Source information:
This is a predicted structure of a 691-nucleotide part of an RNA (large-subunit ribosomal RNA, domain II) from a metagenome. Its Rfam family is "Bacterial large subunit ribosomal RNA".

Context: one part of a larger RNA
Formats: sequence, C1' cells, structure tokens
RNA sequence: GCCGGGGAGUUGUCCUCCGCGGCGAGGCUAAGCCGUAAGGCGAAGCCGUAGCGAAAGCGAGUCCGAAUAGGGCGCUAAGUCGCGGGGGGCAGACGCGAAGCCGGGCGAUCUACCCUUGCCCUGGGUGAAGGCCGGGUAACACCGGCUGGAGGCCCUAAGGGGUCGGUGCUGCAAAACCGUCCCGUGAGGUGAGGGUAGCGGUGAAAAGCCAAUCGCGCCCGGGGAUAGCUCGUUCUCCCCGAAAUGCAUCGAAGUGCAGCCUCGCACCAGCUGCAGCCGGAGGUAGAGCCACCGGUAGGGCUAGGGCCCCGAAAGGGGUACCGAACCCUGCCGAACUCCGAAUGCCGGCUGGCAGGGUGCGGGAGUGAGUCCUCGGAGGAUAAGCCCCGAGGACAAGAGGGGAACAACCCAGACCGCCGGCUAAGGCCCCCAAGUCCGGGCUAAGUGGUAAAGGAAGUCCCCCUCCGAAGACAGCCGGGAGGUUGGCUUAGAGGCAGCCAUCCUUUAAACAGUGCGUAACAGCUGACCGGUCGAGGAGGGGGGCGCCGAAAUAUUCUCGGGGCUCAAGCCCGGCGCCGAAGCCGCGGGUCACACAGCCCUCCGGGGCUGUGUGGCGGUAGGGGAGCGUUCCCAGCGCGCCGAAGCCCAAGCCGUGAGGCAGGGUGGAGCGCUGGGAAGUGAGAAUCCCGGC
Repeated sequence: GCCGGGGAGUUGUCCUCCGCGGCGAGGCUAAGCCGUAAGGCGAAGCCGUAGCGAAAGCGAGUCCGAAUAGGGCGCUAAGUCGCGGGGGGCAGACGCGAAGCCGGGCGAUCUACCCUUGCCCUGGGUGAAGGCCGGGUAACACCGGCUGGAGGCCCUAAGGGGUCGGUGCUGCAAAACCGUCCCGUGAGGUGAGGGUAGCGGUGAAAAGCCAAUCGCGCCCGGGGAUAGCUCGUUCUCCCCGAAAUGCAUCGAAGUGCAGCCUCGCACCAGCUGCAGCCGGAGGUAGAGCCACCGGUAGGGCUAGGGCCCCGAAAGGGGUACCGAACCCUGCCGAACUCCGAAUGCCGGCUGGCAGGGUGCGGGAGUGAGUCCUCGGAGGAUAAGCCCCGAGGACAAGAGGGGAACAACCCAGACCGCCGGCUAAGGCCCCCAAGUCCGGGCUAAGUGGUAAAGGAAGUCCCCCUCCGAAGACAGCCGGGAGGUUGGCUUAGAGGCAGCCAUCCUUUAAACAGUGCGUAACAGCUGACCGGUCGAGGAGGGGGGCGCCGAAAUAUUCUCGGGGCUCAAGCCCGGCGCCGAAGCCGCGGGUCACACAGCCCUCCGGGGCUGUGUGGCGGUAGGGGAGCGUUCCCAGCGCGCCGAAGCCCAAGCCGUGAGGCAGGGUGGAGCGCUGGGAAGUGAGAAUCCCGGC
C1' cells in the first nucleotide's frame, strides 16, 4: 500500500411538540400483594377542573389605588394515560484523540550524593623544604657542593574521560566506530555491602540525575477527566432550500436573541413582488455663493498700523510698506446652501404573472466569506489591501465562450433522441462555420500589452500668407558712403559692455544675424538684382502608425501554424457555425384545477385520465422507500440438493435492490402480514488479521 473482518446519535428518566389509540370533567395508577400463567387487586399520589395577590385574603375575578379613573395578570377554547416519532435537560450521551490534576502503591541493580569495608595507579622527567660538608659572619644572614624527594608538578602505560574531524543516520550501536585530543598521586579510579523517594531525594548548579522517561519518575486507580479544537460518521429516490449579517457576550475558532431556510395549522386574496398612471415626503449628484457660514488669488477704496519729513508739543505732510470692514473681477468646501435632479422610498388605482403574504407552533443550519461593477471612508485618486453601501456571480451552478483560468461574457442541467433554431463568441488550417460582399486606414508583424515626452511616418479636414507684375529652393552677382557712430577701454573698427540707432548714394545693403581677430582683416546672414518657370511657406484639428521599450533558463507573451487591398484596424451589409438556452417527439415525478370510478368510523382517502405550471443545488428541513439480523402468526421450498460462494450477456424497478439461469456446496431456507434492532462502510496518520 492493497484485500478481508471490526468500526460512530444509543439507553434510562423528566420536559415539550406532532401522529395514532383508550377514556373523558375527568384521566392514570406507584410501590406492594394475589395468581402456574394470562391477568387481577392496589387512589397513597400525579395531571386537569380558577385565578389574582408578597401575604392576610377575595374570587370570574383579583392586585396596585381614595377611586364604581386607568392599568397588570386572569375568565369567555378539555383533559389525561399509553405507544411511536421530532427536539431539549440530566446522565460519558455520535465515535476516537490530549497536554494535564488528584489518590494509593513500585523503584537508587541506571544515575547523583553519602556511609562501611576492600582493591588499583607502568616507565621516565623535574628536583621544593629540610639535612650534611665547605666558604662566609663577631654571631646570624648569605653563597657553593652533595644529599634529600615535595607537588590537585611534567611526558606517558593501565585506568578514567569525550576535544576536533570523518564514518555511521531502516546503524555494529535507541549515542557506536576510526583518527585526534584531555586527566593519569588526586577534589583520583574502582569492587562489594548499605542509606536518601516524587512538591520528594540528590546535585563542585545543567533545572542536571533519580532504570533508554524528568521544569516534578513509573504503575494502577478517580476515568469513558475535560477538549468552545482537529479528524471521522456507513443504503436509495422525491420536494423545498440557506448563511457567512445586526445587537450582546472574560466575547472574537464559541454562544444567546433577531435576520435568512424548512415543516404543520389557521387566516388574508382587500396581502407580497413586478409594470403603467396618479399623489406625496426628501436635500444626495450637480450647481451656486453681494443667499448664509468658513476659506481663497488679484485689484480698488478705507479705518488702524509701520517708515520718512516738518514741528517744542499738539498737530500736519509724504509713502510704489502691512492692512480689518466695504466694493469689483475670479474661485473652493463631508460637518456651507438662494437652488436642485435621476434612481430609490411611502400611498392610491389598473393590469397580468408568481411555491404569494401574515400569525402561531415543531426542526434547523449560518453568525471565517470571496471576486466583479457602481457610490464612498482609510491607504499613496497603491495592493489578489482594508472598511461600509447598492447590484451580480461563486460559495451551493453543471453547459458554451474567454488558449488554459471559482468570481468575467452567454446561459440556470428532471430523463431519452445519429431532429431543428439561436446566445456569447466565432467562420484560412489545427477546429464546426465566409480564404463572403462594398468602402477606407495601417507597413509598424503595429495588430500580438505600457507613460510623460519626442519626430518633415502616412491619410483626411480647416485657417493664414506668398506666387506668371515670376513665389519657394539652388546657382551667379551685389551687400555701399558719412563711419573706426558716441561712450567706455590698453584696444573696442557692425559683432566684451553702455547709449543712441540717424543721414546719404541706391535695384538693395542693418550704426549689423552668426563665425572670426589682440584690435583690424577675412567668411557669412538680413536685404536687392539675375538665372529658372509652378507651385511654395507656416499654423490648427482628426485617423492609424514610429521612438521612448533592458535581462536570465532554445525559438517561448498572437493558443500554434501561419497572416499584409489581410487571416490586422474602422464603417456598412448578407449568410453560416455555435450551449445541457429555446423548439420538436417520447417518458418520469411534484403541485394545483377539472372529470370518471372505488372506499369511507362523512372529516376525507385511493386509482385513472386531461389541462396548466414546477423539477441545478452545499449546510439544512420535509416526504416516500430498499436491504440486513432476530421474534410472532399464516403459507411455502429443500438430499430429484437449503444457505453460502463463483460466473453472468436474460427479466422487473427512477434507485437502494429484486427475480431467473449455470457452476460449486451439502442441510437448512424463504414468502406474506406485523413486531424488535448490536441494521447498511471508502476514508477517522482508525483497530485486528492476511498478502
């Protein structure tokens, strides 16, 4: 891992609701007793029949109250017992799962420390104190030699340890092996016997160790502790079908109430939703602001102030400074409004459609939401961000499209069909359908992903100006004189800078556009003439393109091939393809209506048919069934072969399943009606076994 078997809402009691049944203003017994049994006895007691008040108490009333105001709770509806079912409380209460807490015991054969008594430490090195001798001293001190053999001394064996590296990592091993390293006369190592015990010991102290377990050992018990947490929870079909919100919570992974779902009963059809018309409330979007409040740019005007001047002061004057209020021009605002929509909301009428509405009662689940569009707050006019509001989708929704892709686009799957029409999206090939028609654009493979910004890309439209009295561009020629204008300056001669920018000759020519010189010179431009002979110069708007544009894992960011008057983009048109949508045909089921037949304890129920409509679905509610084991009654099958097992292509049922056939097997089994449950397996790192 697979296979087989086992494996999870049970039982008791009390409450509550529903169904069925008995009796009914009543209903029922409990313990116990009697009886072979069936059953009988047994009203103690319980529920109901009256309530209200704290109570005295009163009573269809009563309490508060002065009250014959008012108001609260009651009266005007039958219960009770049994059986079955839904739900709840208490119990382990659907199953498995803690870490833990407490009690009583078992442990110091491991290990920590201690006690008693033993044992062990090779060889070598170093050479303390002391001693002796000699020197030395007044005597000491001191010096030298020899001796001596100290030390948690040195190197190393045994022994003890476990530093660094490697191997090992389903190991040789639940801590090892190899190399290396540390201690090795000491606070040393070690044998035997003994002691200390779990809120306790022991500890040269790490919260170490106390039997491979230690921030409180292990075993058994309380015990099925508790687990607002995780996982799992077993047959079928039919109807409906959520929520991820609000408020509160020692509350945030939970729970209560409400909301939303379902089932029953009753009531409404005058109800709810949708559309049209009519009537309303309102202060959002927008807009506005000499209509208020607050803000705001410039200007005007003016109190007040600053500065300057006159004056001894009072006071006066000046001002291109600041400047309230006021005025003009122009603006801004969620908490501004003279205004003011759309939508939505409330009400009325009409219309058709719809598993519509309300009340009471039984059962829930949900209370982690997510994305998209729109209106907003926060953030950075960030986020697959976060928080509200409105709608949609997913959740719980399959199908078609989007290359792939919960949420986007189309569209809501009862079943069958080798029939038809469409939606989104498509129609060259992959790939169903146009290499369809008309017009234009793009040359960038733009299309086939991006900005500010940049550019004689290209197409279309518009405006201004010049042009046969010759424009524009090129070429040829001219481009002068006063004058080197004045100032400045070392110089300043068109061309550092400052000022002025005239006059003359002219076809035209600047007191000079740029280059240049130290300053001149020189080149050039403006301007004019000639040549040439038809358009030229500039600006604005629109369409599609270009640059801006950097990686990385082969081409690899059009899904691919491939595409250029397109197979790209824009406009117009015809046709076709395309889904579980719609239509057609057949079938099923549910609801309602109608008809016929049957049954009826007259409330109703069943069958058949017709019509209309419904039938995606998680949590969840409701309904109807299949199958397993056992029991009761009735009826059957079986050695001429029961159950079980294997094969299996037939028949019946929507399905769970049932029946038939063949083989094996060798003694039991089934059907019908009812009853009772240890009643259905694929998942729980489930349990046991096998392979």